[in-house]
RNA sequence: CUCAGAACGAACGCUGGCGGCAUGCCUAACACAUGCAAGUCGAACGAAGGCUUCGGCCUUAGUGGCGCACGGGUGAGUAACACGUGGGAAUCUGCCUUUCGGUUCGGAAUAACGUUUGGAAACGAACGCUAACACCGGAUACGCCCUUUGGGGGAAAGUUUACGCCGAGAGAGGGGCCCGCGUCCGAUUAGGUAGUUGGUGAGGUAACGGCUCACCAAGCCGACGAUCGGUAGCUGGUCUGAGAGGAUGAUCAGCCACACUGGGACUGAGACACGGCCCAGACUCCUACGGGAGGCAGCAGUGGGGAAUUUUGGACAAUGGGCGCAAGCCUGAUCCAGCAAUGCCGCGUGAGUGAUGAAGGCCUUAGGGUUGUAAAGCUCUUUCGCACGUGACGAUAAUGACGGUAACGUGAGAAGAAGCCCCGGCUAACUUCGUGCCAGCAGCCGCGGUAAUACGAAGGGGGCUAGCGUUGCUCGGAAUUACUGGGCGUAAAGGGCGCGUAGGCGGAUAGUUUAGUCAGAGGUAAAAGCCCAGGGCUCAACCUUGGAACUGCCUUUGAUACUGGCUAUCUUGAGUUCGGGAGAGGUGAGUGGAAUGCCGAGUGUAGAGGUGAAAUUCGUAGAUAUUGGGAAGAACACCGGUGGCGAAGGCGGCCAUCUGGACGGACACUGACGCUGAGGCGCGAAAGCGUGGGGAGCAAACAGGAUUAGAUACCCUGGUAGUCCACGCCGUAAACGAUGAGUGCUAGGUGUUGGAUCCUUUCCGGGAUUCAGUGCCGCAGCUAACGCAUUAAGCACUCCGCCUGGGGAGUACGACCGCAAGGUUGAAACUCAAAGGAAUUGACGGGGGCCCGCACAAGCGGAGGAGCAUGUGGUUUAAUUCGAUGAUACGCGAGGAACCUUACCUGGGCUUGAAAGUUAGCGACCGGUCCUGAAAGGGAUCUUCCAGCAAUGGCGCGAAACUAGGUGCUGCAUGGCUGUCGUCAGCUCGUGUCGUGAGAUGUUGGGUUAAGUCCCGCAACGAGCGCAACCCCUAUUGUUAGUUACCAGCGAGUCAUGUCGGGAACUCUAACGAAACUGCCCGUGCAAACGGUGAGGAAGGUGGGGACGACGUCAAGUCAUCACGGCCCUUACGUCCAGGGCUACACACGUGCUACAAUGGCCGGUACAACGGGCAGCUACACCGCGAGGUGAUGCUAAUCUCUAAAAACCGGUCUCAGUUCGGAUUGAAGUCUGCAACUCGACUUCAUGAAGCUGGAUUCGCUAGUAAUCGCGCAUCAGCAAUGGCGCGGUGAAUACGUUCCCGGGCCUUGUACACACCGCCCGUCAAACAAUGGAAGUUGAGGGUAUCUAAAGUCGGUAGCUGUAAGGCGCCGCCUAGGGUAAACUUGAUAACUGGUGUUAAGUCGUAACAAGGUAGCCGUACCGGAAGGUGCGGCUGGAAUACCUCCUU
Repeated sequence: CUCAGAACGAACGCUGGCGGCAUGCCUAACACAUGCAAGUCGAACGAAGGCUUCGGCCUUAGUGGCGCACGGGUGAGUAACACGUGGGAAUCUGCCUUUCGGUUCGGAAUAACGUUUGGAAACGAACGCUAACACCGGAUACGCCCUUUGGGGGAAAGUUUACGCCGAGAGAGGGGCCCGCGUCCGAUUAGGUAGUUGGUGAGGUAACGGCUCACCAAGCCGACGAUCGGUAGCUGGUCUGAGAGGAUGAUCAGCCACACUGGGACUGAGACACGGCCCAGACUCCUACGGGAGGCAGCAGUGGGGAAUUUUGGACAAUGGGCGCAAGCCUGAUCCAGCAAUGCCGCGUGAGUGAUGAAGGCCUUAGGGUUGUAAAGCUCUUUCGCACGUGACGAUAAUGACGGUAACGUGAGAAGAAGCCCCGGCUAACUUCGUGCCAGCAGCCGCGGUAAUACGAAGGGGGCUAGCGUUGCUCGGAAUUACUGGGCGUAAAGGGCGCGUAGGCGGAUAGUUUAGUCAGAGGUAAAAGCCCAGGGCUCAACCUUGGAACUGCCUUUGAUACUGGCUAUCUUGAGUUCGGGAGAGGUGAGUGGAAUGCCGAGUGUAGAGGUGAAAUUCGUAGAUAUUGGGAAGAACACCGGUGGCGAAGGCGGCCAUCUGGACGGACACUGACGCUGAGGCGCGAAAGCGUGGGGAGCAAACAGGAUUAGAUACCCUGGUAGUCCACGCCGUAAACGAUGAGUGCUAGGUGUUGGAUCCUUUCCGGGAUUCAGUGCCGCAGCUAACGCAUUAAGCACUCCGCCUGGGGAGUACGACCGCAAGGUUGAAACUCAAAGGAAUUGACGGGGGCCCGCACAAGCGGAGGAGCAUGUGGUUUAAUUCGAUGAUACGCGAGGAACCUUACCUGGGCUUGAAAGUUAGCGACCGGUCCUGAAAGGGAUCUUCCAGCAAUGGCGCGAAACUAGGUGCUGCAUGGCUGUCGUCAGCUCGUGUCGUGAGAUGUUGGGUUAAGUCCCGCAACGAGCGCAACCCCUAUUGUUAGUUACCAGCGAGUCAUGUCGGGAACUCUAACGAAACUGCCCGUGCAAACGGUGAGGAAGGUGGGGACGACGUCAAGUCAUCACGGCCCUUACGUCCAGGGCUACACACGUGCUACAAUGGCCGGUACAACGGGCAGCUACACCGCGAGGUGAUGCUAAUCUCUAAAAACCGGUCUCAGUUCGGAUUGAAGUCUGCAACUCGACUUCAUGAAGCUGGAUUCGCUAGUAAUCGCGCAUCAGCAAUGGCGCGGUGAAUACGUUCCCGGGCCUUGUACACACCGCCCGUCAAACAAUGGAAGUUGAGGGUAUCUAAAGUCGGUAGCUGUAAGGCGCCGCCUAGGGUAAACUUGAUAACUGGUGUUAAGUCGUAACAAGGUAGCCGUACCGGAAGGUGCGGCUGGAAUACCUCCUU
């Protein structure tokens, strides 16, 4: 980070049968057409009209009364006494209830109405008349109000009763006011406030109050967060959760606020009033342009906005409200209906039976399986729906919108009624086809590049169901904010260190208080909701009754252990005193020697210096070296030590001054005085800054020399800031024990530093105990592990700081600090699905140790130079077929390319096909001859089956149809086979044990071996595949056997020969045995084993050689040996034929042959093998040819015949150092052989020709004994041969190995790692490109609340000379305040912007190689300078550095 759960006023997609109960503008407090939503009273009044049976009745514009402040809507504002909860006193109250008392006498007007008149209208104006329960005055006043206590003031409405009215008291219900507590985020908002805080007095109000005013004082609020900014109606409740919490505030209920925006008052009991008034503003409408009208956030409805939310319905029947005596009227409150699957609940879409397991679909190993009792068929039922009929409760009298509804009855008929999502893991459910990193999927991980359970479709399956999915939002899971319930050595996280304020916490004893705490009681905590128990709708949802609960607040009573307050006492915490010893603790002075460089002098001569190697540099003008002398600055060798001191940073020659702290010992004293510590203050390495000094050495920058592809570096030569001092800043480091401070507790062992006590000792010394430091090892315990472990990272307590995925980023903005550099505080957008820790197994290291190998070394001979052969690359070509390509391709596939082979090219043909199988039919086919053609092919012609009684079979031809064919692709789909690491010694398993686990142990260690070979030890004990042995050849020998091999002895024969008889000794052949095992001796060693010129033996320590290749690696090689999945071609990518090509040729490489000569060439003579081959064959022998060879002829199917001459060697001769008598390429001529055929393109022979080459640069290969070197022989393939190749055989026959430092490869152990596709790994930064968000910014343009000032409507209040009224009063005018408006300077906060800064992301861009291994200069931190970039260098620091050595310590 993500998912599974629950929820919703939802929306969208697909689908949709019924009913009940709920719910329905979350957005534009946007604008509204039309209708309705507040009237009523004639029993207050006059008047008008109508009717009249003349009694009166009806209607109502107006005056008057009551109501319109309720009900209904909305949530803009409001962070507030607005709300919630609990209290309080200085208050008002229409209608209602109750009590007491009263209800008297007068007066003047006015609307309606009439006349005149203005205006388009709205609406007026003047004059005249009139009534009241309208208005005014007088009287009266129990009680009421005021009072200076003398007194003063104030009512009424009537009327036939009923019903009213007035004054006063009380009540109920309702309101106003005050207070405690609770109530969001931001400190990158820290100071706010002048009526502000309080007082006195006055005014005002229903009422208290700076509510207002005058005067006085200077207070008041704030780190327990004032002020400011942002957001928000609050609550009962709702959703979620185990709970604590978190989120929320639709519907219902309580309170508040608002009514186009802002201001204001009037009336009234009540309003500063949604459907009232006045003013201002915006907007809309009417207008005759003069002036007017309006306010759906009431119910419907319209437009707009939006993903999105209903009818311009019915009724006052019920419940309630207003008025009325009442009848009654009004009521979009309300009750109902309509629309919407928006939600919750219930029901249905049928039930039983039914196997040849139908058909069809899908899969298939082709057998079958599955869909599936599913269907059909048969037998039933009728809920819902449909049709018809009856018909409520709601109203116990009248009155029913709903409604002819609910319900009931009857009827027909399986009839009208199923979809959506999913099936890779999480997560229940799998196959086929299509597609081919495309199309697409995706909540996360991730699927898709030709065999996709992940895309699309189908079949099948799973889930839910009138719904199902998706999206959004909330809680949960998430103990990832941790109150319940987390952490900080290394994962994010301890402040660099101290002092100390507020705050938090705090030793012992006693008393007191009862604030906290605990318990009881009382009040309150609205109803609804949740929960429990009943009841009502057929059930449920829903409704209803009762209970419980509401964990809270207030009052009161009690308890007193603990905490707190107060008082008193104590000594153990803390501190003081005394006398001690240790110490690089600090400060400012003084002083010393060694060394470096410099200056001057002497001696002295050619170099010095420096490095991996050099050069720059210094030096004949005398350096370096050396001997005296001098001045100067900085640092203090040895001692020196996981030694000491300090809070940390840090502190080191010596002497003295001043001074801090800790420690040990001891008598006494104070009496909790303590711990921690937000802010604050101080200290704080190095670098750096300022001013002034100083400057020997060192040394950023800089310069030069090297190195290098480059080298802004590492190395070298110079060298300036700086390093040093004084004063002042800076305030950061890997400021680290990566470990905050304090207290207590919890096994030990062993060093070391400083004390104290005791014992012992002649001395040196030794021992025991204890306190304070400082190390190592280790138990319990803790820890993810590593590790920590009385110096805790253990067990507890107290206080502070800090953390909450990685990047962006310790960046931006703001603020504070700084001279600057910069520091402190410290985000977001965006982006990723990881980043990280510890440990494990591997792999790797320009890490370490041990060991091995022709790996090096020591040797011998080669390659690389020449010519040729052969293979490859490249080039060429119509084609030069294809494959193999570091080691592990390149004399490789190919163990034989002239045709064929042959796969390639050109041309000519065929299309069921060149070959194979099945099925009709025919009876021949083959073969011969002729024509055409390059051939293939085409055509003509001659001849014509066999076996069997038959069926049929065989053979051949053959139309047609199934099928064929492909050296076409994929070795990255595969089998098989093979190469390589490597004949290296390894690779594993079972059980046990250890570890949370991956894993480890065994397999490591000490020895030893060729070997994981063996021995010893060991939490291991055993076992398997490998090693070795068993197999084959060879070396010795025995036995048996004796032909074709052999011939010692005997006999025979020949010029001669085992030639013959014979023999079985020898050689040999080929079968079975024996023999060698460190068995014996000596030495070393525990043993294994090793050593020995040991003995014996043919052979001696694996005797030599071969076959044999563990688990695995290289997607190693091979689809062209073969086989095979998939794909592709099918008159061609198949097949036949001719010719050509694979043999080309400027060149490059590999592997070889022959040489360069005298250890040789040539000539002559002469000796000795082994393995093999042979009938389409090997060929003796004879003759012919210089020869290759030819002709004739013989033996042999082979220990018989033959290939077959072995060659080097040896003997003799010749050549005499030369491009030769070396060397043989090349070329000419003439031939031989094979073969249809030697032109492209064969081999060989003879004659002639006679090239390069005189021992080979860098570099590189093989080989350790019968080996290298050298010499020839044979075989396979094969008509022949390009063979100098390959595979074998024997002959002759060496040299060297000190040794393991180095190169290469490998094995084991160990170490580091940021690698795991495993170093051919990973990975950093600039630059270039695209995209995204963001900072700065000249400006532009909004919004907001203040300040100052000008102006100022309506209106209250105050004043008042004018006008008016009988009067109360009114009008006018003036003043204060003030909505709004203007202006000004700032502030806060948005949007946007030329340009600009960095950041992030993006398969294959550029430059380098910084980091990870000692990463090739160890890395990193802070700071400064420099550089395309990573980065480099200086100074100080850290180990989170490898390796080695020394020292120290620990363990055994």
A computed fold for a 1452-nucleotide RNA from Climacostomum virens, annotated as small-subunit ribosomal RNA. Model confidence (mean pLDDT): 84 of 100. The organism belongs to Climacostomum, within Eukaryota. The RNAcentral record of the sequence draws on ENA. It matches the Rfam family "Bacterial small subunit ribosomal RNA".